[in-house]
RNA sequence: GCCUGUAGCUCAGUUGGUUAGAGCUCCUGACUCAUAAUCAGGCGGUCACGUGUUCGAGUCACGUCGGGCC
Repeated sequence: GCCUGUAGCUCAGUUGGUUAGAGCUCCUGACUCAUAAUCAGGCGGUCACGUGUUCGAGUCACGUCGGGCC
């Protein structure tokens, strides 16, 4: 100097807009003699932190912190 930070994990989020999502994991139920698989449902988020801009910020600006690369 550049890139990056969104659920326990891996990630999406379309030039700022209407409830913040998916898969996996986990929990409950169905099925089974039982387990797994499968099916149905559910839990889970300070969008790293702070400030600002705006009617409105995960998204824009500035700063701080963490990670990666040169």
A computed fold for a 70-nucleotide RNA from uncultured Salibacter sp., annotated as transfer RNA. Taxonomically the source falls in Salibacter (Bacteria, Bacteroidota, Flavobacteriia, Salibacteraceae).